[in-house]
Context: one part of a larger RNA
Molecule: small-subunit ribosomal RNA, central domain
Organism: metagenome
């Protein structure tokens, strides 16, 4: 390179929208660039294909021959483009339904926990595997009563539901935004994938002003212990919380890109529609189980494919050296993208 992979062995971008680029639904006319076919011309010699010949053979020599590719021109029209023109199946709009912890933004709520105050009360609270440190007679812990603040919202809750992923849960109000259904009106291929590229992007951490109830990195102190820089146990800063701005990474998984097409049952369940005898049926999009056939090395997977197959991206080629080393790139930093070699086995 050719071929062969990519759930677990090495491999699927962390997600989306999206330019180039690659592919692209039906039907009729052209058109003739691909395409085919046919002729001419070029394609130096040597070499290379085949057939003869020449040195005794070969190797070499030598004569003929052939030969992809380009140009130019005649011809054909299936397919691919290109051009006009139509089509509705694939996209998309429109009406109408219902549906969700889908986003932002704002107001509310109730328990619990914690401090304060006030009432009442006396001697111990707390913690543990057993203690201790800590707290308390300057009234603690337990009990009521009012008051503050911060953060998360019991039950409902679920193999449940949205979301493109990250992730999304009290309650309600604007305000955005969505997939699905059902009409079958419009519109007429507008599709599909998508390299740079833009945007999102959990926790941690970074900037700047705020806030801090609780829980807690680092810390300190008490235990354990041979020792304990730890497990446990009493404090506790950073942080966690909000507003902006960065950061850009995770086992970011379903470890399984994205679309279409086709291919078996059973059974539950979420939304709509739909018939019916109201016990159920049927259909269209989701969420699960299990099992055929296919695949797999199994383990499994099996209409939410890892099966048949068609597009278009991405990525992998022994294990360490190494996601390091330079070197650009981003970034306040931390650090991220990029991403090698010696040498070893």
């Nucleotide at each position: 390179u050719u071929g062969g992979g990519u759930u677990u062995a090495a491999a699927g971008g962390g997600u989306g929208c999206g330019u180039a680029g690659g592919c692209g639904g039906u039907u009729u006319a052209u058109u003739a660039a691909g395409u085919u076919a046919g002729u001419g011309g070029u394609u130096a010699a040597a070499u290379a294909u085949u057939u003869g010949a020449g040195c005794u053979a070969a190797a070499c020599u030598c004569a003929a021959u052939u030969g992809u590719g380009c140009c130019a021109u005649u011809a054909a029209u299936a397919c691919u483009g290109g051009u006009a023109a139509a089509c509705u199946g694939g996209a998309g709009u429109a009406c109408a339904g219902a549906c969700g912890a889908g986003g932002u933004a704002g107001g509310c709520g109730g328990a619990a926990u914690a401090a304060g105050u006030u009432a009442a009360g006396u001697a111990g609270c707390g913690g543990u595997g057993a203690a201790a440190u800590g707290c308390a007679u300057a009234g603690a812990u337990a009990u009521a009563a009012c008051u503050u603040a911060g953060a998360a919202c019991u039950c409902c809750g679920a193999u449940a539901g949205c979301g493109a992923a990250g992730g999304c849960a009290g309650c309600u109000u604007a305000c955005c935004a969505g997939a699905c259904u059902g009409u079958a009106a419009c519109u007429g291929a507008c599709g599909c994938u998508g390299a740079u590229g833009c945007a999102c992007g959990a926790g941690a951490g970074c900037g700047u002003g705020g806030g801090u109830a609780g829980c807690g990195a680092a810390c300190a102190g008490g235990a354990u212990u041979a020792g304990a820089u730890a497990c446990c146990c009493u404090g506790g800063u950073a942080g966690u919380c909000c507003a902006c701005g960065c950061c850009g990474u995770a086992a970011a998984c379903g470890a399984u890109g994205c679309u279409c097409a086709c291919u078996g049952g059973u059974u539950c369940u979420g939304u709509g529609c739909u018939a019916u005898a109201u016990a159920u049926u049927g259909u269209a999009c989701g969420g699960g189980a299990u099992u055929a056939a296919g695949c797999g090395a199994a383990a499994g997977u099996a209409u939410u494919a890892a099966g048949u197959g068609a597009g278009c991206c991405a990525c992998c080629u022994g294990g360490g050296g190494a996601g390091u080393a330079c070197g650009u790139c981003g970034g306040c930093a931390a650090c991220g993208a990029u991403g090698a070699a010696a040498c070893u086995c």